The RNA shown here (c-di-AMP riboswitch aptamer (ydaO/yuaA leader)) has 128 nucleotides and comes from a soil metagenome. The sequence is in RNAcentral, with records from MGnify. Its mean pLDDT, the model's own confidence on a scale to 100, is 78.

[in-house]
RNA sequence: CGCCGAGCCCUCGGCAGGGUGCCGGGGGGCGGGGGACCCGAUGACGUUGGGGCGAAUCUCGCGGUGAUCCGCGGGAAGCGUCGGCCCGCCGACGCUAGCCCGUCAGCUAACCCCGCAGGCGCCGAAAA
Numbered sequence: 001c002g003c004c005g006a007g008c009c010c011u012c013g014g015c016a017g018g019g020u021g022c023c024g025g026g027g028g029g030c031g032g033g034g035g036a037c038c039c040g041a042u043g044a045c046g047u048u049g050g051g052g053c054g055a056a057u058c059u060c061g062c063g064g065u066g067a068u069c070c071g072c073g074g075g076a077a078g079c080g081u082c083g084g085c086c087c088g089c090c091g092a093c094g095c096u097a098g099c100c101c102g103u104c105a106g107c108u109a110a111c112c113c114c115g116c117a118g119g120c121g122c123c124g125a126a127a128a
Stems, first nucleotide, its partner, number of pairs: 001121004008028008029116006039106001049104001050101004057076008077096008
C1' cells in the first nucleotide's frame, strides 16, 4: 500500500513511551441472535433430535470403511479477486472451511441480548 471479513469512526480517563499503541467509560456507525397479533406449520408409526454464525451447500460415479464417515473425479448452486466492456454481462484465477447453542428457538412490532475479531499478499527498512 492492498485483500477476505460486520469487525470501523469520534471523544474522555488511565497505563505506556523512537511513530502507528493497550485497557476502561461515553457517543455514532456496521453486523448477528432472541422475541406478539396476523400468517405459516400441525395426524399416526418407525428411525432420527433440532437450531445458529458463515459463500462454504446439494447431487452423481468409483473406491475404502462399522458408518450418517473418508478419498478421488464430475455436475449444479453459492462466494471472492482482477481484467474487459455494449454497465450487467463476458473472461481468467481461486474458495466452497471452521466454529457455536445444548433437547430449545418458524415469521415477528414493541422490547431484550451479543459482536466490532482473526487471517493473508506486495514493497521498503531493521535485527538475528